Source information: The prediction has a mean pLDDT of 80. This is a predicted structure of an 84-nucleotide RNA (Glycine riboswitch aptamer). The model forms 83% of the base pairs in the Rfam consensus.

[in-house]
């Protein structure tokens, strides 16, 4: 000097504290930043078609007070790899 899955701190949006029910569960409206679907340019293929980013996109999960989660950024230990 570059990078690296996991581990610590630290910051970190969005959207009905919605309606029906003793409850269990159900319903209506909604967000998009765990996961997870789908493609561009391009690449492979005679061809069908196949790989293929993303905070785009569906909203399956997941979620709409706070807590929690949280992509994503910084930082710290730690690791091993390359040059000198």
């Nucleotide at each position: 000097a570059g990078g690296g899955a996991a581990c610590u701190c630290u910051g970190g949006a969005g959207a009905a504290g919605c309606c029906c029910g003793c409850a269990a569960g159900g319903g209506u409206g909604c967000c998009g930043a765990a996961g997870g679907u789908g493609c561009a340019a391009g690449g492979c293929g005679u061809a069908a078609g196949c790989c293929g980013a993303a905070u785009c996109u569906c909203u399956c999960a997941g979620g709409c007070a706070a807590a929690a989660g949280g992509a994503c950024a910084g930082a710290g230990a730690c690791u091993g790899u390359u040059u000198u």